[in-house]
A computed fold for a 101-nucleotide RNA, annotated as THF (Tetrahydrofolate) riboswitch aptamer. It was read from a public genome assembly, where an Rfam model found it.

RNA sequence: UGCAGAGUAAAUGUGUAUGCGUUAAGUGUCGGGUGAACGGGGAGUUGUCAUCUGAACGAAAAGAGUAGUCUCUUGCGGCAUACAGAUUGCAUCCCGCUGUA
Numbered sequence: 001u002g003c004a005g006a007g008u009a010a011a012u013g014u015g016u017a018u019g020c021g022u023u024a025a026g027u028g029u030c031g032g033g034u035g036a037a038c039g040g041g042g043a044g045u046u047g048u049c050a051u052c053u054g055a056a057c058g059a060a061a062a063g064a065g066u067a068g069u070c071u072c073u074u075g076c077g078g079c080a081u082a083c084a085g086a087u088u089g090c091a092u093c094c095c096g097c098u099g100u101a
Base pairs, nucleotide, nucleotide: 001101002100003099004098005097010088011087012086014084015083016082017081018080019079020077021076022075029055030054031053032052033051034050035049036048040095041094042093043092061074062073063072064071065070
């Protein structure tokens, strides 16, 4: 110097548990503001995430006890959190690391 390779944060979906909603919040979609994270180091997006805000759209309840706008059961929600195990995995650039010539 050339060639090859490894490693993260995290993301996705599954299962279990506990909650929340079912008097519709949440989730999802679009626009705007602010912020954060992104292999060991540096940089870092038109990508990702969080939060605030505006807009459009929009749902699955049933049964029992009871007579307390209460409780329980079975469901339902692209609901939340935790745990388990699975899959994927630096947008990209430079340096470093491992192997090799």